RNA sequence: GGAUGCGUAGCUCAACGGCAGAGCGACGGUCUUAUACACCGUUGGUUCUAGGUUCGAAUCCUAGCGCAUCCA
Numbered sequence: 001g002g003a004u005g006c007g008u009a010g011c012u013c014a015a016c017g018g019c020a021g022a023g024c025g026a027c028g029g030u031c032u033u034a035u036a037c038a039c040c041g042u043u044g045g046u047u048c049u050a051g052g053u054u055c056g057a058a059u060c061c062u063a064g065c066g067c068a069u070c071c072a
């Protein structure tokens, strides 16, 4: 330099073009002599950035940025 893939909550990941979610974590409570476990509740987001298409975009298109793999 070229090709491909990925970028969503603190972490790991979901999400037919139509309400952005789960698990773990964090916080509070129940339980316990206490901690842990278990159970209940709460907390969570500029969906990498900028444009475009669309009534409507995390999702489709374009450019850029970052990361990974392959080729040279």
Stems, first nucleotide, its partner, number of pairs: 001071007010024004018055001025043006048064005
The RNA shown here (transfer RNA) has 72 nucleotides and comes from a Patescibacteria group bacterium. The same sequence occurs in records of 2 taxa. Its Rfam family is "tRNA". Rfam describes the family as follows. Transfer RNA (tRNA) molecules are approximately 80 nucleotides in length. The sequence is in RNAcentral, with records from ENA and MGnify.